This is a predicted structure of a 1515-nucleotide RNA (small-subunit ribosomal RNA) from an uncultured bacterium.
It matches the Rfam family "Bacterial small subunit ribosomal RNA". The family has 99 seed sequences and 42,628 matches in Rfam 15.1.
RNAcentral holds the sequence, with entries from ENA.
[in-house]
RNA sequence: GAGUUUGAUCCUGGCUCAGGACGAACGCUGGCGGCGUGCUUAACACAUGCAAGUCGAGCGGAAAGGCCUCUUUGGGGGUGCUCGAGCGGCGAACGGGUGAGUAACACGUGAGUAACCUGCCCUGGGCUUGGGGAUAACCCUCGGAAACGGGGGCUAAUACCCGAUAUUCACUGUUUCCUGCAUGGGGGGUGGUGGAAAGAUUUUUUGGCUCAGGUUGGGCUCGCGGCCUAUCAGCUUGUUGGUGGGGUGAUGGCCUACCAAGGCGACGACGGGUAGCCGGCCUGAGAGGGCGACCGGCCACACUGGGACUGAGACACGGCCCAGACUCCUACGGGAGGCAGCAGUGGGGAAUAUUGCACAAUGGGCGCAAGCCUGAUGCAGCGACGCCGCGUGGGGGAUGACGGCCUUCGGGUUGUAAACCUCUUUCAGCAUCGACGAAGCCUUUUGGGGUGACGGUAGGUGCAGAAGAAGCGCCGGCCAACUACGUGCCAGCAGCCGCGGUAAGACGUAGGGCGCGAGCGUUGUCCGGAUUUAUUGGGCGUAAAGAGCUCGUAGGCGGCUUGUUGCGUCGACCGUGAAAACUUGUGGCUCAACCAUGAGCUGGCGGUCGAUACGGGCAGGCUGGAGUUCGGUAGGGGAGACUGGAAUUCCUGGUGUAGCGGUGAAAUGCGCAGAUAUCAGGAGGAACACCGGUGGCGAAGGCGGGUCUCUGGGCCGAUACUGACGCUGAGGAGCGAAAGCGUGGGGAGCGAACAGGAUUAGAUACCCUGGUAGUCCACGCUGUAAACGAUGUCGAUUUGGAGGUUGUGCCCUUGAGGCGUGGCUUCCGGAGCUAACGCGUUAAAUCGACCGCCUGGGGAGUACGGCCGCAAGGUUAAAACUCAAAUGAAUUGACGGGGGCCCGCACAAGCGGUGGAGCAUGUGGUUUAAUUCGAUGCAACGCGAAGAACCUUACCUACUCUUGACAUCCAGAGAACUUUCCAGAGAUGGAUUGGUGCCUUCGGGAACUCUGAGACAGGUGCUGCAUGGCUGUCGUCAGCUCGUGUCGUGAGAUGUUGGGUUAAGUCCCGCAACGAGCGCAACCCUUGAUCUUAGUUGCCAGCACUUCGGGUGGGCACUCUAGGAUGACUGCCGGUGACAAACCGGAGGAAGGCGGGGAUGACGUCAAAUCAUCAUGCCCCUUAUGACCUGGGCUACACACGUACUACAAUGGCCGGUACAACGGGCCGCGAAGCCGCGAGGUGGAGCCAAUCCCAAAAAGCCGGUCUCAGUUCGGAUUGCAGGCUGCAUCUCGCCUGCAUGAAGUCGGAAUUGCUAGUAAUCGCGGAUCAGCAUGCCGCGGUGAAUACGUUCCCGGGUCUUGUACACUCCGCCCGUCACACCACGAGAGUUUACAACACCCGAAGUCGGUGAGGUAACCCGCAAGGGGGCUAGCCGCCGAAGGUGGGGUAGAUGAUUGGGGUGAAGUCGUAACAAGGUAGCCGUACCGGAAGGUGCGGCUGGAUCACCUCCUUU
Repeated sequence: GAGUUUGAUCCUGGCUCAGGACGAACGCUGGCGGCGUGCUUAACACAUGCAAGUCGAGCGGAAAGGCCUCUUUGGGGGUGCUCGAGCGGCGAACGGGUGAGUAACACGUGAGUAACCUGCCCUGGGCUUGGGGAUAACCCUCGGAAACGGGGGCUAAUACCCGAUAUUCACUGUUUCCUGCAUGGGGGGUGGUGGAAAGAUUUUUUGGCUCAGGUUGGGCUCGCGGCCUAUCAGCUUGUUGGUGGGGUGAUGGCCUACCAAGGCGACGACGGGUAGCCGGCCUGAGAGGGCGACCGGCCACACUGGGACUGAGACACGGCCCAGACUCCUACGGGAGGCAGCAGUGGGGAAUAUUGCACAAUGGGCGCAAGCCUGAUGCAGCGACGCCGCGUGGGGGAUGACGGCCUUCGGGUUGUAAACCUCUUUCAGCAUCGACGAAGCCUUUUGGGGUGACGGUAGGUGCAGAAGAAGCGCCGGCCAACUACGUGCCAGCAGCCGCGGUAAGACGUAGGGCGCGAGCGUUGUCCGGAUUUAUUGGGCGUAAAGAGCUCGUAGGCGGCUUGUUGCGUCGACCGUGAAAACUUGUGGCUCAACCAUGAGCUGGCGGUCGAUACGGGCAGGCUGGAGUUCGGUAGGGGAGACUGGAAUUCCUGGUGUAGCGGUGAAAUGCGCAGAUAUCAGGAGGAACACCGGUGGCGAAGGCGGGUCUCUGGGCCGAUACUGACGCUGAGGAGCGAAAGCGUGGGGAGCGAACAGGAUUAGAUACCCUGGUAGUCCACGCUGUAAACGAUGUCGAUUUGGAGGUUGUGCCCUUGAGGCGUGGCUUCCGGAGCUAACGCGUUAAAUCGACCGCCUGGGGAGUACGGCCGCAAGGUUAAAACUCAAAUGAAUUGACGGGGGCCCGCACAAGCGGUGGAGCAUGUGGUUUAAUUCGAUGCAACGCGAAGAACCUUACCUACUCUUGACAUCCAGAGAACUUUCCAGAGAUGGAUUGGUGCCUUCGGGAACUCUGAGACAGGUGCUGCAUGGCUGUCGUCAGCUCGUGUCGUGAGAUGUUGGGUUAAGUCCCGCAACGAGCGCAACCCUUGAUCUUAGUUGCCAGCACUUCGGGUGGGCACUCUAGGAUGACUGCCGGUGACAAACCGGAGGAAGGCGGGGAUGACGUCAAAUCAUCAUGCCCCUUAUGACCUGGGCUACACACGUACUACAAUGGCCGGUACAACGGGCCGCGAAGCCGCGAGGUGGAGCCAAUCCCAAAAAGCCGGUCUCAGUUCGGAUUGCAGGCUGCAUCUCGCCUGCAUGAAGUCGGAAUUGCUAGUAAUCGCGGAUCAGCAUGCCGCGGUGAAUACGUUCCCGGGUCUUGUACACUCCGCCCGUCACACCACGAGAGUUUACAACACCCGAAGUCGGUGAGGUAACCCGCAAGGGGGCUAGCCGCCGAAGGUGGGGUAGAUGAUUGGGGUGAAGUCGUAACAAGGUAGCCGUACCGGAAGGUGCGGCUGGAUCACCUCCUUU
């Protein structure tokens, strides 16, 4: 920096990614070289070989080999070229390995050592003398399997011992000088005592002893620094100190005896866990964080534990002793061993190499040296483990080949890539030459000779030929790179978000592309990004986070001023800060990696000198901070005692009678045994109406009748005093609502639990009736709350306005007045701050001081442990596991059993229906071979279908066809076409008659028919959730948007809100908006008036004729027709209103406020409907899912629903007479008159292509008659018979007529629907479809009502506002129990393992001490024997490892069972929360309940709504 919470936004916040690194591992792949690097695990066990020896110039010697010699050929002698073993010296304490232990003076750094040592080496001084006694080797012998040991006898030394001499040595007196921070140190003088030596070599040389100094190396001590844990808070008896003694090279409780009682610890002792430390390495801008492989320094360890010896140095990796475990040998008696050296083996593990070469170089040990030894080291081998370098070819080459892939079928791409032509030869290969690293050294001396593991390597030259040499990961976003096919929530992918359910750029494969390249990916770990532990560099009102409040200890911080000091601080210089590393200059390998050399760096520590502002220390002063004093003042501040009235309840008595009470409605309950009501009296407890108030007091919790006593704090005014006495405050202490607990009282009302009644599907609730704890008091405990301003305390600074409360000063106190000055408190608001909301002198502004707290959500404020509590519980406080979010504020919507305003046949007011009956029609269901398909709440159901007997037809059965019923192309044949017959259900098949057309360049061609082949046709097959188009719906609702500007970090807002008004976002006014678009309205059609134009088929006033019919002449005045025009615009008047828009009333007018009706449907919503109107992608079928045909089905029928029709009758039925329409239709047509038939209809054919003729009779109505309330003269279903019409054909299955039949039905339960005027209701007429077939649909006119107070309610809609945990948008979200599966964790009778410590027992080796009658060469005495002295075996004692016993501690594993938690597919029960979530929610506490939860008590607003109050702004 990016991705990821949301519909979108900003913030908070976690998770994830891109980078770098690695002692790595794994997967795929692999040409060469250089330089590095390689058991991170089992400090597991180890076969085998090697890793420390050397010196003959210390010694006695000569086993073996060489040489010389003798020889009996067995052997002997000599030599020292040389040397096994031995004595002796030096080395073996270095070098090499490992990191187990260690939290420590172990390490780093800097000091100290006046408290010390130092072999070999260097410098200087002095010395190197006289003696002695042994012993190994060797010889003899004995024991033993072996390892090895015993005895006897010789011998040497640079081995050992004694003596001499000796200072500048050691110890000890004494004297003197100098000096230090203390103990002390140094020098000089003078006494006493003690102490040395070794020789070797031919020469040269070298060694030895002593003293002093140096160097190097080490010991010890100290300051400072660097892990986690307080769920480890107290630890300690040699402990802390002293004195004496011991011990050491040396200080010291290091050890010991005695004395004292100290020492350490919140600045983290003690305990537990982890760990070698550092230079450095990785990362990072840095500060930091992580690591401590390789290289270098230090430490520790060497099978485990203990111990000492030797030595200059060890408590010793390749030494010793003991114990233990393990392994091996054994003759069973005993012995041997220690790869964390180099190789190597087994084992463990994801994983780490050769039992190589050489001492040529560098270095080490010994030696005079040659030299020997050296698994240190130098090299080689293995491993792409890492870093670096090189190569796998270069140039040309288009028909852009073949092939692959894609394709819109044109092409594109792979791709100059290949082929092909030409060139080059690094590296590898072959041949040949061939190093540097080499100087020491040897022998001789002008000089000469000789030494290489690597290595026939590096390198040079030559040869041939493009020849031998490319892979891996990725391609949805982050993140660079895209298509096809396969698959179909499968298989799979995945770092996060997330892909996959038939068109997957995300899976698999292919083509193509991108990245890196002898590598590329994956996994793991670390840093980074992460300012996500924040010193640099974060936060805490609401996101996680201020402790409930106060006091106060340690600590931190601290007013003005003077002096002093120089601790902090600052400056200069000195020492140190190893090398390597890092940075940088230069150089060497052809470059680089790598290496060499110079410089820088090394933040720190120590020292010297200086400065003194600031902080600190010390001393002094000051008054502003703080406090004291005096006088006032307000107050529900606290404690105790006393006391008052109202009300409730109870008791007694009176009056009085049937109810009371309670609720949404009721019931339980109380009441004729007298309630409720009412009056009087009494008892008792609790709480204090009004005042009362964003009023007061208190640190908070909290505090309210009155009086008295005691008492705390605040504020104001005033003077004097003290003189920084202050602020904060880890631990600590006190206070701390309600509930709860203990003991004892009290108990009126209220009231968890409980009981009953209701409600309900249930109701462990809400409501009601009762009611126990409790509520009250005293004393004690508990210690928590939404203990909240969700805002720690203190101080300082910074514009304002308006109130409240309480002091005080001044003004004339005329006024509840004015002007000031303090304390507390409330609201608004500026700058500033804030993610926003908001805060805003009472800060959430700007600063300072101190404390507390936070670090993703869940698990969880839980478990375990500790502390507190009588208990309930409180406090402190994790982890495993799990998710990619959880959260805050604000935005737009949607929603609310939120609110305001408004509208609609939405309700209401009315009229008529539906739901009941019969029938029609559609649907569901069922049935069926098929009952084709679609439509399904409103917005499917008389819908697609404006008309299924065949056809239609898509369905079923049976029979048939396969280039096809239909289209285009090709070839061949034939005109096309037509008559008749046979078979068949038909399709179809077979036969047959007539017929030769049109154009022509004569080749042929255009229609049409048949045949053939293949490209293809065809599909009402699937997907309306792949689509176009068309449609429904909200809704003819008034809305939906844009540009610019402005506001806001932003989503967005503004405009579009507000005040009016309208049918309307209609208009007006106002306004940070100004304009505009799609909608509204208007323009269009129709209807209503008039005028005008035109009069045939229309009309007939006047004139004429008449068969009396506008029939005719004639006329167009009227009606009418259809063109044009006028008319209506709130234009006029009055009123209301802001003088506006507009509304109300009126006039005029045919019509009045949109005149009535229609057409017209904004942005969008519903994955709404339709693949079966049509079109269309993909998929599917292709002798069938296509096509033809016959018959059947779509018309079935126990049922259920929708929509109609007809009725149930008298406002009616029937009969007779009689009147008045409009819209329409008509040539495959409408069909008149006349005639026939009871009728349907038939016949007939005039007239009409229509203002002419026909359909055509309008019906209700009116007049007259009849019926008289009944299943009827209502009603017409059903059925029988007889007919008519259409049509190839009415059986399944049409319509109509006549006669006969005459069912249900007497106005319809719950429920539900239409309609506001020429409307409802009612009456008929026409049309489309159509051969025929409407009760449906679409139109037309006739007759012609009732009602609307009104907007509370139901439904739908608009708008503003409010809440929200919803955004798939309430058909939303979401909680808990239960059931099932899995996972981790807690408890658990216990079981088991490990570790550390304690007590006691036993007690090895060994040091030390004692003893030492045994043993004993050196010295002394002694002639000797012997003795002395010393040493010592043995024994004893202290300490002491391992081991044993015991009780506790810590940690792990496991455990029947059990507890909650988490996660899972659409399980079960309810509905707790989010809206007033339907009882507002939540917090603490208590009780109760399957569960969410309910209720009581107290608290909070993080509650909606209404009303009131207060305040602010404007007029």